[in-house]
Small-subunit ribosomal RNA, 5' domain from a mine metagenome, 497 nucleotides, folded computationally. RNAcentral holds the full RNA, with entries from SILVA. Model confidence (mean pLDDT): 87 of 100.
Context: one part of a larger RNA
RNA sequence: GGAUAAACGCUGGCGGCGUGCCUAACACAUGCAAGUCGAACGCCUUCUUCUUUCGGGAAGAGGGAGUGGCGGACGGGUGAGUAACACGUAGGUCACCUACCUUGAGGUGGGGAAUACCAACGAGAAAUCGUUGACAAUUCCGCAUAAGUUCUCUGGCGAGAGUAAAGCUUCGGUUCAUCCGAGGCGCCACAAGAUGGGCCUGCGUCUGAUUAGCUAGUUGGUGGGGUAAAGGCCUACCAAGGCGACGAUCAGUAGCUGAUCUGAGAGGAUGAUCAGCCACACUGGGAUUGAGAACGGCCCAGACUCCUACGGGAGGCAGCAGUGAGGAAUUUUCCGCAAUGGACGCAAGUCUGACGGAGCAACGCCGCGUGCAGGACGAAGGUCUACGGAUCGUAAACUGCUUUUAUCGGGGAAGAGAAUGGACGGUACUCGAGGAAGAAGCCCCGGCUAACUACGUGCCAGCAGCCGCGGUAAUACGUAGGGGGCGAGCGUUAUCC
Numbered sequence: 001g002g003a004u005a006a007a008c009g010c011u012g013g014c015g016g017c018g019u020g021c022c023u024a025a026c027a028c029a030u031g032c033a034a035g036u037c038g039a040a041c042g043c044c045u046u047c048u049u050c051u052u053u054c055g056g057g058a059a060g061a062g063g064g065a066g067u068g069g070c071g072g073a074c075g076g077g078u079g080a081g082u083a084a085c086a087c088g089u090a091g092g093u094c095a096c097c098u099a100c101c102u103u104g105a106g107g108u109g110g111g112g113a114a115u116a117c118c119a120a121c122g123a124g125a126a127a128u129c130g131u132u133g134a135c136a137a138u139u140c141c142g143c144a145u146a147a148g149u150u151c152u153c154u155g156g157c158g159a160g161a162g163u164a165a166a167g168c169u170u171c172g173g174u175u176c177a178u179c180c181g182a183g184g185c186g187c188c189a190c191a192a193g194a195u196g197g198g199c200c201u202g203c204g205u206c207u208g209a210u211u212a213g214c215u216a217g218u219u220g221g222u223g224g225g226g227u228a229a230a231g232g233c234c235u236a237c238c239a240a241g242g243c244g245a246c247g248a249u250c251a252g253u254a255g256c257u258g259a260u261c262u263g264a265g266a267g268g269a270u271g272a273u274c275a276g277c278c279a280c281a282c283u284g285g286g287a288u289u290g291a292g293a294a295c296g297g298c299c300c301a302g303a304c305u306c307c308u309a310c311g312g313g314a315g316g317c318a319g320c321a322g323u324g325a326g327g328a329a330u331u332u333u334c335c336g337c338a339a340u341g342g343a344c345g346c347a348a349g350u351c352u353g354a355c356g357g358a359g360c361a362a363c364g365c366c367g368c369g370u371g372c373a374g375g376a377c378g379a380a381g382g383u384c385u386a387c388g389g390a391u392c393g394u395a396a397a398c399u400g401c402u403u404u405u406a407u408c409g410g411g412g413a414a415g416a417g418a419a420u421g422g423a424c425g426g427u428a429c430u431c432g433a434g435g436a437a438g439a440a441g442c443c444c445c446g447g448c449u450a451a452c453u454a455c456g457u458g459c460c461a462g463c464a465g466c467c468g469c470g471g472u473a474a475u476a477c478g479u480a481g482g483g484g485g486c487g488a489g490c491g492u493u494a495u496c497c
Stems, first nucleotide, its partner, number of pairs: 001497004006493005013368006019361002021326001026324003030321003035070003040067002043064009077280003087204007096197002101193004106188003109143001111141003118133006148163006167185007206252003213243003218240008255277004259270004282302005304315004332358001334357003340354001341352004371401004381392004405438001407433005415424001441486005446467003452481005462469002
């Protein structure tokens, strides 16, 4: 000199774009953050209309829990752990998986059953649960079929065995049991693609030798098991190997990268925001479901908090806001799904603290303003003085002008691809009005280092980055006048180059 996720002191007009718990991965009140589908299914219920054999039935518009499907494995947060195939890079996988999506080609026949919701009875303070009874489906289970696929046999041709499925809906016709046709959405098995992953390998990846030896499933083989899949991944037996001064092991520290800062570069430092990967979700462990596994799923144990009728239960903000605590220090319990994207749905649409916005903070960068011109051999006043004057100083007053911005009033978007739909927002922008009006500070002035005098103080009070100032004439302390620097900032502190 540059830089910062900064903080502190003094000061503070506006706008745009960014950024905002670096500390306690500390504990959390409250609200919201993952649902959706009636074009899979039965049921309960409200209103309206029609009908009735007065039990009810039909149609339309809603509401509700439940079964079922898809999604809750994405999106969002955090960096505790991890020195590791975690990450980066280059490869391998004839050792593998992949829902939804795309393409190709084949199929979708005929039966049965259980159960939630519900009803009855019962237990419990509650959370919730038990028994019995019915009932539906794109729920579940047989049977049929087998292009294909899997397994076995085979040198090969091939042979044998096993193995699927679910319906719903629109329109037209027909019948009022419904059925047929044409579409749409599905379902099953196969092949391929795309996408996403799993596993393996070469190389790279901090400090310490005041850590020198480490290792028994350890290293390898055979048989077996297990997995989607290779493998001591696991197991039985056998062999005695494997790693290490090219730093094993141990200890400490740490998420890694694209990048960021600095530097002429080489390099050094860093890893906030944004993007990729990894890991974690109160702490530890476990399985279930599923194509895939667990922040807002389940079970067990523990710590903590809460409820309790003392028998037993409930909870997990490292989601968005917000609270307490810690700290030098870090924001609103805001608006909207209008846009982009996501889940579900044929769709209409519903949900979405992702996201789009607004709010707060000079925290950063950038831009603008706080007026412009004229105006005295120079007012008043301040300061200094050699008492002559000098300086603040064209500075002010005064005269003329302008109105960025701010204020008030009028108009008023784009963002929305044919129509509807705008949170932002009466915002941006624009037109008009009046008025210099509402808007300057901070640090420094001994040398380094741009900028000097007076008074006060008297090794005191104090200053200080280094050298050093201060003990009676201090350009170094304090104040004033003047001056220098930067400017809505200026200084200080901390850290990096």